[in-house]
Context: one part of a larger RNA
Order: sequence, then C1' cells, then structure tokens
RNA sequence: UUGGGCGUAAAGAGUACGUAGGCGGCUUAGUAAGUUGACUGUGAAAGCCCCAGGCUCAACCUGGGAAUUGCAGCCAAAACUGCUUCGCUAGAGUUUGGUAGGGGAUAAUGGAAUUCCUAGUGUAGGGGUGAAAUCCGUAGAUAUUAGGAGGAAUAUCGGUGGCGAAGGCGAUUAUCUGGGCCAAUACUGACGCUGAGGUACGAAGGCGUGGGGAGCAAACAGGAUUAGAUACCCUGGUAGUCCACGCAGUAAACGAUGAAUGCUAGUUGUCGGGACUUUAGGUUUCGGUGGCGAAGUUAACACGAUAAGCAUUCCGCCUGGGGACUACGGUCGCAAGACUAAAACUC
Repeated sequence: UUGGGCGUAAAGAGUACGUAGGCGGCUUAGUAAGUUGACUGUGAAAGCCCCAGGCUCAACCUGGGAAUUGCAGCCAAAACUGCUUCGCUAGAGUUUGGUAGGGGAUAAUGGAAUUCCUAGUGUAGGGGUGAAAUCCGUAGAUAUUAGGAGGAAUAUCGGUGGCGAAGGCGAUUAUCUGGGCCAAUACUGACGCUGAGGUACGAAGGCGUGGGGAGCAAACAGGAUUAGAUACCCUGGUAGUCCACGCAGUAAACGAUGAAUGCUAGUUGUCGGGACUUUAGGUUUCGGUGGCGAAGUUAACACGAUAAGCAUUCCGCCUGGGGACUACGGUCGCAAGACUAAAACUC
C1' cells in the first nucleotide's frame, strides 16, 4: 500500500510474442447479475446523540425517540455496465496491383591493403620516439619488381539516408525467406488494446568441443619515462578476435523517455509511395526521419502532432543516503556468475 510520482532528482523491465486477468466501436430487441428507488423483516440490551423526568445540583439513574450508513425478502425502473440476441463498418484483418530497403539464412565469387614464402635488382642501413633504446639487417634487411600462400575486413558511393521488435545490419551474385509503405476494389464483421506468470530473441566479453589464425591484441617479456611506474610511449607477444555446434543472458542493452488509441498553430530539410498541375526550388495527400517553434507543460534545462501538451486503457517500477546491483535461502549455470533479495549498524 491512501496519495504522489518515474527524460536529467529514487523510479520504464534490453526487446518482442503471448496465457490468465483487466479494458474495449456503432446499433436492435430481450433479460435484470451489477446499478437506482419504494416497502417489509431483521440489525439484543447497555453505551453514543436528542427530548422529558427522579435523587437540593451534578456525576448517576429512569422513560421515550433517533441512530445502527448492514443483511435478507419482495415490488418497481431500464439510462449505463454485464449476459443473450437482430444487424452495421469508422477499429482490426484478408484480397488485387505496385514499390523502397546494409531485414534474415545459405552458397559462390571479386578487388584494394597488411603479413609471410620463393626469385630478381640493389646496398647499409631500417624501424621507432618528445628524445631514445630494446628490435630487424652484410647469413643481404628497408626499398623495388614478378610469382605464390593465407586469414580477416569490405575504401569511394555514404548521407542527423535506409531496414529491423530490440540487439543490430554495409563488396558482388544466386537461391530461400520475414516485415513495411502506397493505391484501388471486393470480402470478413469488433475478430481489438494491454499483458502477471511463461516462451523466444538478445552487443561486447566469457565458457565447452573441434577447426582456423593474416592483422590487431588482454595476460606476459623487454626497452624507455619516473623519486617509484606492476601505467601512459616503444619493440615483441599468448588467449581472444574468425568458423561450426552448444552454453551463458548481461551493458551508459540510452531517446537514460513502456505499449496502444484519440485530440491540440505553423514553418523548414530529407527518404518511400499516390493525386493534381500553370512543369515550377509547384500544390496537395499518406507513411518514415531531422531542425525551429504556437498553445500548453516543466523545478529549471528543455519538450512541443516522433510530446515531456490534453485525455483513456493495461503492464512494469519508485518511496532518504550508506550498508547493498550485498549476505542468507531458493532457481538457473560446466564455471565465471546471473536472477530474486534482506537485516544489524550508521548518518
């Protein structure tokens, strides 16, 4: 546990699908569960409250009334919610025709560059830095030419440009495949929204098995720097980075902004469609993506039709700082650890 909140003060789950549940368009008739009204019964007495009375007053006592906001029965109403039902098309979906795209998976292929190997030319340096040294080189390096090997990444185009639920996605071609947008007609007829649990996906790093290994590079070694230098700089260099299969399940997983729907000035870019047109840097209309801004909001910064404005529905989350993204227990994991999650104490 009311209330008030969640861009930056504590607080939106990493993302989606979806079960239960919650909520739900217009309309006809019925019903009467919710709802509203009347009546009846009951709601002990005492007490509380009101009136009257008795002890000289009061406390106290006696009598009467009210209240007891509840429950049950019965009668009535039918707007709203529910249920049943006749229908509808504005939500949602299907159909047809177009269309843009680094959306996903698999296979094949290409060129530039780095490294290595072989051979030629060629000779004493090269490399590196603030300056050096470690390092490489007369066993011929660096440079340059030709050939070869191998792995990884795909310059230019490239763009607050595109696609995807998010993570993310960038050479070319082929095959398979998901979603979106626009236009038009026809169809279904509320089939919708959200979503506790649950399930799936989920960067980098990490783990297991087997491959691969060019470049880069934790660890590590050496050289410098320094008072020291377990660093920053330099020379090397192993895991790893790559592939296949499995695990792991976390990030400043960020727009630090949950999803859906409706409504509320404009203006200026850009991407994908359509219509019109005087063809123009034109007008207009859908759907994305940016800038500036009206009203409004905000503690301010700022947000402002892609809202943080005005409203509705559903979910998640917060409740002083530290202790503590911790301990214990539980679940999951090969492990690393992940998830869930306190208290003492202290300010």
Background:
This is a predicted structure of a 347-nucleotide part of an RNA (small-subunit ribosomal RNA, central domain) from an uncultured bacterium. RNAcentral holds the full RNA, with entries from ENA and SILVA. Its mean pLDDT, the model's own confidence on a scale to 100, is 89.